[in-house]
Small-subunit ribosomal RNA, central domain from Candidatus Kryptobacter tengchongensis, 346 nucleotides, folded computationally. Model confidence (mean pLDDT): 91 of 100. Rfam family: Bacterial small subunit ribosomal RNA. Rfam links the family to the GO terms ribosome and structural constituent of ribosome. The source organism's lineage runs through Bacteria, Pseudomonadati, Candidatus Kryptoniota and Candidatus Kryptobacter.
Context: one part of a larger RNA
RNA sequence: CUGGGCGUAAAGGGUACGCAGGCGGGCUCGUAAGUCAGGGGUGAAAUUCCGGGGCUUAACUCCGGAGCUGCCCCUGAGACUGCGAGUCUUGGGUGCGGAAGAGGGAGGUGGAAUUCCCGGUGUAGCGGUGAAAUGCGUAGAUAUCGGGAGGAACACCGGUGGCGAAGGCGGCCUCCUGGUCCGCAACCGACGCUCAGGUACGAAAGCGUGGGGAGCAAACAGGAUUAGAUGCCCUGGUGGUCCACGCCCUAAACGUUGGGUGCUAGGUGUUGGCCCUUUAGGGUCAGUGCCGAAGCUAACGCGAUAAGCACCCCGCCUGGGGAGUAUACCCGCAAGGGUGAAACUC
Numbered sequence: 001c002u003g004g005g006c007g008u009a010a011a012g013g014g015u016a017c018g019c020a021g022g023c024g025g026g027c028u029c030g031u032a033a034g035u036c037a038g039g040g041g042u043g044a045a046a047u048u049c050c051g052g053g054g055c056u057u058a059a060c061u062c063c064g065g066a067g068c069u070g071c072c073c074c075u076g077a078g079a080c081u082g083c084g085a086g087u088c089u090u091g092g093g094u095g096c097g098g099a100a101g102a103g104g105g106a107g108g109u110g111g112a113a114u115u116c117c118c119g120g121u122g123u124a125g126c127g128g129u130g131a132a133a134u135g136c137g138u139a140g141a142u143a144u145c146g147g148g149a150g151g152a153a154c155a156c157c158g159g160u161g162g163c164g165a166a167g168g169c170g171g172c173c174u175c176c177u178g179g180u181c182c183g184c185a186a187c188c189g190a191c192g193c194u195c196a197g198g199u200a201c202g203a204a205a206g207c208g209u210g211g212g213g214a215g216c217a218a219a220c221a222g223g224a225u226u227a228g229a230u231g232c233c234c235u236g237g238u239g240g241u242c243c244a245c246g247c248c249c250u251a252a253a254c255g256u257u258g259g260g261u262g263c264u265a266g267g268u269g270u271u272g273g274c275c276c277u278u279u280a281g282g283g284u285c286a287g288u289g290c291c292g293a294a295g296c297u298a299a300c301g302c303g304a305u306a307a308g309c310a311c312c313c314c315g316c317c318u319g320g321g322g323a324g325u326a327u328a329c330c331c332g333c334a335a336g337g338g339u340g341a342a343a344c345u346c
Base pairs, nucleotide, nucleotide: 004317005316006315007300008299012314014201015200016199017198021194022193023192025088026087027086028085029084030083031082033081034080035077036076037075038074039073040072041071042070048066049065050064051063052062053061054060091191092188093187094186095184096183097182098181099180103177104176105175106174107173108172109171110154115149116148117147118146119145120144121143125136126135162169163168206247207246208245209244210243211242215241216240220236221235222234223233258313259312260311261310262309263308266291267290268289269288270287271286272285273284274283275282276281295302296301319346320345321344328339329338330337331336
């Protein structure tokens, strides 16, 4: 390199946008670069292969033939690819009319609950566990009522519901703002798909500066348990969790399934729209579930939301350990991240 693969065996990049590149709809005309046909030139010899000859054979060697799969030129073909010109509307986009939504950002606001503070009632316990103890409480706790402070999260609705590219998003109101779906076919006329580099986003934890701190809670302390208990359980408790700005860039970032397009039985539930019909029901498009035809699969299972049948583009795999380590380089404040071996060993 060819061939083979990537749901679970090794293997889909965390996600998107997108330059270069690769690939690309219908029709007509032209061109003839790719392509194809015929002819010509060249493709040294040796080597290789086939036939034959010579050394007793073979190796070796000699002769003949094939081959040298290539390159160049001439003539021609015009289906396909390319290129040039024109045209079309199905792909794509725009417009118009509707629709749903925890999509994003900012500001405001509400109630429940926990904790703390003040006051009232009221007493001797409360709390916690398998059982206890540490702890709290006669300086009046727990319980209960009233008032106040503060922070964080939003019960019910809530749903194999919705939205978002992914991460993710959930009280209510207002403002700003992205995307999607359906219907109509008025407009543009292939404007498309994918994407190495690149750029942006990217849970949690972590880092920097400043703020905030109710609850929870790494570390830590104490009480238990135990042979021990640097744990599981209990009482406390700091960082953190929250906000602003700036970093970090990882993950079981998972559907462990890259994106796009077309094609291939049905049944059933559900979300949003449209049409017919209207207690009902039916059709269609877009999503989201379950079961299944064909088919696929090592099996499990997948099955119009494919892991089926095909095409295009990207990423990735090549025995286990060593090792996501070392080194070098890049990035980072650091923690560390990215790229990423080998010896050796089984």